This is a predicted structure of a 472-nucleotide part of an RNA (small-subunit ribosomal RNA, 3' major domain) from an uncultured bacterium. It matches the Rfam family "Bacterial small subunit ribosomal RNA". Gene Ontology terms of the family: ribosome and structural constituent of ribosome.
[in-house]
Context: one part of a larger RNA
RNA sequence: UGACGGGGGCCCGCACAAGCGGCGGAGCAUACGGAUUAAUUCGAUGCAACGCGAAGAACCUUACCAAGGCUUGACAUGUGCCAGAUCGCCAUAGAGAUAUGGUUUCCCUUUUGGGCUGGAUCACAGGUGGUGCAUGGUUGUCGUCAGCUCGUGUCGUGAGAUGUUGGGUUAAGUCCCGCAACGAGCGCAACCCUCGUUCCAUGUUGCCAGCGGGUUAUGCCGGGGACUCAUGGGAGACUGCCGGGGUCAACUCGGAGGAAGGUGGGGACGACGUCAAAUCAUCAUGCCCCCUUAUGUCUUGGGCUUCACGCAUGCUACAAUGGCCGGUACAAUGGGUUGCGAUACUGUGAGGUUGAGCUAAUCCCAAAAAGCCGGUCUCAGUUCGGAUUGGGGUCUGCAACUCGACCCCACGAAGUCGGAGUCGCUAGUAAUCGCAGAUCAGCAACGCUGCGGUGAAUACGUUCCCGGGCCU
Numbered sequence: 001u002g003a004c005g006g007g008g009g010c011c012c013g014c015a016c017a018a019g020c021g022g023c024g025g026a027g028c029a030u031a032c033g034g035a036u037u038a039a040u041u042c043g044a045u046g047c048a049a050c051g052c053g054a055a056g057a058a059c060c061u062u063a064c065c066a067a068g069g070c071u072u073g074a075c076a077u078g079u080g081c082c083a084g085a086u087c088g089c090c091a092u093a094g095a096g097a098u099a100u101g102g103u104u105u106c107c108c109u110u111u112u113g114g115g116c117u118g119g120a121u122c123a124c125a126g127g128u129g130g131u132g133c134a135u136g137g138u139u140g141u142c143g144u145c146a147g148c149u150c151g152u153g154u155c156g157u158g159a160g161a162u163g164u165u166g167g168g169u170u171a172a173g174u175c176c177c178g179c180a181a182c183g184a185g186c187g188c189a190a191c192c193c194u195c196g197u198u199c200c201a202u203g204u205u206g207c208c209a210g211c212g213g214g215u216u217a218u219g220c221c222g223g224g225g226a227c228u229c230a231u232g233g234g235a236g237a238c239u240g241c242c243g244g245g246g247u248c249a250a251c252u253c254g255g256a257g258g259a260a261g262g263u264g265g266g267g268a269c270g271a272c273g274u275c276a277a278a279u280c281a282u283c284a285u286g287c288c289c290c291c292u293u294a295u296g297u298c299u300u301g302g303g304c305u306u307c308a309c310g311c312a313u314g315c316u317a318c319a320a321u322g323g324c325c326g327g328u329a330c331a332a333u334g335g336g337u338u339g340c341g342a343u344a345c346u347g348u349g350a351g352g353u354u355g356a357g358c359u360a361a362u363c364c365c366a367a368a369a370a371g372c373c374g375g376u377c378u379c380a381g382u383u384c385g386g387a388u389u390g391g392g393g394u395c396u397g398c399a400a401c402u403c404g405a406c407c408c409c410a411c412g413a414a415g416u417c418g419g420a421g422u423c424g425c426u427a428g429u430a431a432u433c434g435c436a437g438a439u440c441a442g443c444a445a446c447g448c449u450g451c452g453g454u455g456a457a458u459a460c461g462u463u464c465c466c467g468g469g470c471c472u
Base pairs, nucleotide, nucleotide: 007472008471009470010469011468012467013466015462016461019425020424021423022422023421026316027315028314029313030312032310033309034307035306042053043052064302065301066300067299068298069297070296073124077123078122081119082118083117084116088103089102090101091100092099093098106115107114108113127289129288130287131286135284136283137279138278139277140275142273147186148185149184150183151182152181153162154161155160166177167176168175192267193266194265195264197235198234199233200232201231202230203229207224208223211222212221213220238261241255242254243253244252245251305444318418322377323376324375325374326373327372328371334365335364336363339358340357344353345352346351384415389410390409391408392407393406394405395404431454432453433452434451435450436449437448
């Protein structure tokens, strides 16, 4: 000077408290440990690993294992020699890679040549092999916490101090006042995006108030720019105004007006640094190891999907604020040409046949669901719950045995609200209800990322638990 203290003072945060809903018990899904295995590829391990890398393991992916092949190689550049177009197609053998045979056959040209392919040769290629404790880059975390520093000056023998402490105040080292300090930088805030109000401009594919036409019906048509909406540009919020408090300073409390009020809500944005934190398997890269008959590379099959067990994250439930049946209403974000696929027919259904329209504010995915209106069930392991298993199918795809999803029939397990403990959340939030997208042939998605619908309760307070800031 720091760090630490079951020292002190002050102050914050869903930190506690007050509430609401969960997890921990059940079944299943997924990840991990362990065990197993020829292999169950590798990494991630308190918070900050464990629905994580993986926005999608049947083959491929794939890095692992077994077997079969290759050795200038699956890929790159160059030297120089030989031969020929190459690719493709067919047949045979084979699990295939591949091998053999047949067939077809060049371009440019200043004809020595060049392009392209194959063979032999050498330099070399190649490595998801090791080291994240040699590194770059990227990321997590403390933490969106309010801090971290510098120049000059001053003080101190010096390490250092001061400034940055003090009195107030703030979400904030935010601002005011004071002060041997005066200034400055990185952070805070603002500038950026979005939502909320309004004005102007522009109206197609969007809209339809008024006018006209037409239909069983529909902006369907003529037309219109009012409205909604879309796109672009402005305005608006600044403690600006009033009152109380206050050093009459910063600021704070109340009020008015206002769509919005004191940072209006949300996002992007993450200081100096910490953890030798994570990543050599995104990528790049030092050093080292191996290598031209292997730790390289090609192929077939298997594995990553195993299962006495343990843990984490989720989904579905245990029911009547409910289950089932019938009718009926209201979204937003998105995606679509190797695509989305209407309509009609067909099948109990998954789906099939057909193929209108759409390169999309036009057409399609598309039915929103909870909701509302009726009916039924009457507290039961049930008309709750749906695991498991048997049978039959549909679709994708060379191919669903290992190992796909979905549908129908049958079967109908555990489970009656969960011990100690533990998690999330302060408002359009929690809870609850569906919808869409990426990845993707298909799908293990109950995951993730978004979107809208319905829509609460509680906060006395800071003694205590946890984390953090300032002074001592």